RNA sequence: GCUCCCGUAGCUCAGUCGGUAGAGUAUCUCCUUGGUAAGGAGAAGGUCACGGGUUCAAGUCCCGUCGGGAGCUCCA
Numbered sequence: 001g002c003u004c005c006c007g008u009a010g011c012u013c014a015g016u017c018g019g020u021a022g023a024g025u026a027u028c029u030c031c032u033u034g035g036u037a038a039g040g041a042g043a044a045g046g047u048c049a050c051g052g053g054u055u056c057a058a059g060u061c062c063c064g065u066c067g068g069g070a071g072c073u074c075c076a
Base pairs, nucleotide, nucleotide: 001072002071003070004069005068006067007066010025011024012023013022019056027043028042029041030040031039049065050064051063052062053061
């Protein structure tokens, strides 16, 4: 330098054929307890890496950039 894969909640990850962004865990509140842990109920938490494009509509399709991983090529 080239090719491929990945980037979504604090963390680990889903997200089907483009049509309301989700789960587990963690956090907070409440219930429960004499008080904890465990358990139960609920809430909050998102620039879908970034910038453009296509579309009525993009996490999803296209282009570029950045970051991570894997493979390959060239020079010495």